[in-house]
Context: one part of a larger RNA
RNA sequence: CCCUCGUCAAGGAACUCGGCAAAAUUGCCCCGUAAGUUCGCGAGAAGGGGCGCCUGCGCGAGCAGGUCACAGAAGAGCGGUAGGAGCGACUGUUUACUAAAAACACAGGUCCCUGCGAAGUCCGAACGACGCCGUAUAGGGACUGACGCCUGCCCGCUGCUGGAACGUUAAGGCAACUGGUUAGCGCAAGCGAAGCUGGGAACCGAAGCGCCAGUGAAGGGCGGCCCGUAACUAUGACGGUCCUAAGGUAGCGAAAUUCCUUGUCGGGUAAUUUCCGACCCGCACGAAUGGCGUAACGACUCCUACACUGUCUCGACGAGGGGCUCG
Numbered sequence: 001c002c003c004u005c006g007u008c009a010a011g012g013a014a015c016u017c018g019g020c021a022a023a024a025u026u027g028c029c030c031c032g033u034a035a036g037u038u039c040g041c042g043a044g045a046a047g048g049g050g051c052g053c054c055u056g057c058g059c060g061a062g063c064a065g066g067u068c069a070c071a072g073a074a075g076a077g078c079g080g081u082a083g084g085a086g087c088g089a090c091u092g093u094u095u096a097c098u099a100a101a102a103a104c105a106c107a108g109g110u111c112c113c114u115g116c117g118a119a120g121u122c123c124g125a126a127c128g129a130c131g132c133c134g135u136a137u138a139g140g141g142a143c144u145g146a147c148g149c150c151u152g153c154c155c156g157c158u159g160c161u162g163g164a165a166c167g168u169u170a171a172g173g174c175a176a177c178u179g180g181u182u183a184g185c186g187c188a189a190g191c192g193a194a195g196c197u198g199g200g201a202a203c204c205g206a207a208g209c210g211c212c213a214g215u216g217a218a219g220g221g222c223g224g225c226c227c228g229u230a231a232c233u234a235u236g237a238c239g240g241u242c243c244u245a246a247g248g249u250a251g252c253g254a255a256a257u258u259c260c261u262u263g264u265c266g267g268g269u270a271a272u273u274u275c276c277g278a279c280c281c282g283c284a285c286g287a288a289u290g291g292c293g294u295a296a297c298g299a300c301u302c303c304u305a306c307a308c309u310g311u312c313u314c315g316a317c318g319a320g321g322g323g324c325u326c327g
Base pairs, nucleotide, nucleotide: 001322002321003320004319005318006317007316008315010313011312014311019308027051028050029049030048031047036041038146052067053066054065055064056063057062068072080306081305082304083303084302085301086300087298088297092104093103108144109143110142111141112140113139114138120130121129122128147293148292149291150290152222153221154220157219158218159215160214161213162212163211166210167209168208172204173203177199178198179197180196181195184191185190223242224241225240227239228238251285252282263279264278265277266276267275
């Protein structure tokens, strides 16, 4: 000096990213327990008191009296508590070996597909199998994620569903016409039947696409103006104009989202870039990629208080084990 322990004056978080670590709390009995709440809970809330032994009494729980100690749950072991926020409802699940979480799952909600040899799956076909010895109160897929109050506008684009008049459209069908070949004809140039063979217009040809509709808990989207306007000023309910498929409703809002920003105001502190409550010019919230709340729950995250402490002011001493010296 290191590791693991023990103790400490005064102070008591001044330490630090952060009370990390440590300390404190801890059992049983009795008293007593708030807000909130889904009436279950919150609750072991919080906060108090008691606890040995002896004698007497009592069936007993216990009651009365006495008595010792610094200390009677005398050892080990065995909750710290309270308040305010964020996120996720909850118990669960996860990166075997740096992440346990606000991530995943979850009951519940909605939409779509599927009428049975179901849809879907076994990476192509068949057979076969699962689905299922099930049958739409079933099965499959997607999104959301208890519960409460709710979930606005846009179908122009993309997707899906429906439609079938018209346009476009393949193989194919039908086939006008045409090339090659040559029996034949012709003095020759050349013409040229049938057959075979090549090309092939018009016309008839589905789905699809175009087209017409519907559809948002489908993919998605949800404006601009250096214009004007109220009897101080300021602001602008109101008007104008351009664009759009439509221009963001409710609720929330400097937020796990706010750049400017330590926004401004209030609270808390002697003092606070954090925290809580507000405001709203939301750089760039917003409604099942759900919005806003919410009791209970959480080895989650942030803030505060009490208790408590060697975390610190600021270090000291002690114990054991290493290191070090000798061997």
Description:
The prediction has a mean pLDDT of 87. This is a predicted structure of a 327-nucleotide part of an RNA (large-subunit ribosomal RNA, domain IV) from a Planctomycetota bacterium. The sequence was found in a public genome assembly. It matches the Rfam family "Bacterial large subunit ribosomal RNA". Rfam links the family to the GO terms structural constituent of ribosome and ribosome.